[in-house]
């Protein structure tokens, strides 16, 4: 340099033929329980890598970037 794959909360991760409120687990906070904690249970907060385009509407489609992984040279 060329080709391919991936990027979704602090961490892991599902979903995506474009459509109301983005699934779940760990962790975090609050409450119940306890003498206190742990465990358990209930409730809660937090996310689609960036910019542009298409569209009534983009996590999803298109382009250009950034980062990581793999292959070729």
């Nucleotide at each position: 340099g060329c080709c391919g794959g991936a990027g979704u909360a602090g961490c892991c991760a599902a979903c995506u033929u474009g459509g109301u409120g983005a699934c779940g687990g760990c962790g975090c906070g609050u409450g119940u329980c306890u003498g206190a904690a742990a465990a358990a249970c209930a409730c809660g907060a937090g996310a689609u890598c960036g910019c542009a385009g298409u569209u009534c509407g983009a996590u999803u489609c298109u382009g250009c970037g950034c980062u990581c992984c793999g292959g070729c040279a």
The RNA shown here (transfer RNA) has 73 nucleotides and comes from Candidatus Portnoybacteria bacterium CG02_land_8_20_14_3_00_45_8. The coordinates come from a structure-prediction model, not an experiment, and the mean pLDDT is 84. RNAcentral holds the sequence, with entries from ENA. Its Rfam family is "tRNA". Its family is annotated with triplet codon-amino acid adaptor activity in the Gene Ontology. Lineage of the source: Bacteria > Bacteria candidate phyla > Candidatus Portnoyibacteriota.